[in-house]
RNA sequence: GGACCUGUAGCUCAGUAGGAUAGAGCGACGGCCUCCUAAGCCGUAGGUCGCCGGUUCGAGUCCGGCCAGGCCCG
Numbered sequence: 001g002g003a004c005c006u007g008u009a010g011c012u013c014a015g016u017a018g019g020a021u022a023g024a025g026c027g028a029c030g031g032c033c034u035c036c037u038a039a040g041c042c043g044u045a046g047g048u049c050g051c052c053g054g055u056u057c058g059a060g061u062c063c064g065g066c067c068a069g070g071c072c073c074g
Base pairs, nucleotide, nucleotide: 001073002072004070005069006068007067010026011025012024013023019057028044029043030042031041032040050066051065052064053063054062
C1' cells in the first nucleotide's frame, strides 16, 4: 500500500429483506428476605448505536469518506 471482518449501556453481546418508546445477561444503585453477608426475588438509573455526510416520509440497519481494533496479502 491492497482485500476482508468488527465498532450498540461500565463489560460481554442481540437486534442487518429500513418502520412502532433501542434490548438481554453480568455489573452498579435502592428495596424485600437474613442477626450480618452471600444467594434468591422486585425495582431504578445508565446509550444522540465509532465520527462526519448522503439517500429516504422514516436509518443501529442502505451508500460515501474518515478513525480505531483484528486478520490476510504484498
The prediction has a mean pLDDT of 80. Transfer RNA from a bacterium, 74 nucleotides, folded computationally.